[in-house]
């Protein structure tokens, strides 16, 4: 330098055109215990990597750029 696949909550990841973007785990708070662990219970957290496009409507398609892995060279 080409190609190819990702990027979504602290983490792992799911959603593949439609309504208020979830789930484990974690975290904080309450119950429960003499305490703590495990339990139940409620709860906060996200500019969907950035920017245009297409479309009634985009996390989702499309097309630059940014990352970040692999593979050629």
């Nucleotide at each position: 330098g080409g190609c190819u696949a990702c990027g979504u909550a602290g983490c792992u990841c799911a959603g593949c055109g439609g309504u208020u973007a979830g789930a484990g785990c974690g975290c904080a708070c309450g119950c429960u215990u003499c305490a703590u662990a495990a339990g139940c219970g409620u709860g906060a957290u996200g500019u969907c990597g950035c920017u245009g496009g297409u479309c009634c409507g985009a996390u989702c398609c499309c097309a630059g750029c940014c990352g970040u892995a692999g593979c050629c060279a």
Molecule: transfer RNA
Organism: Patescibacteria group bacterium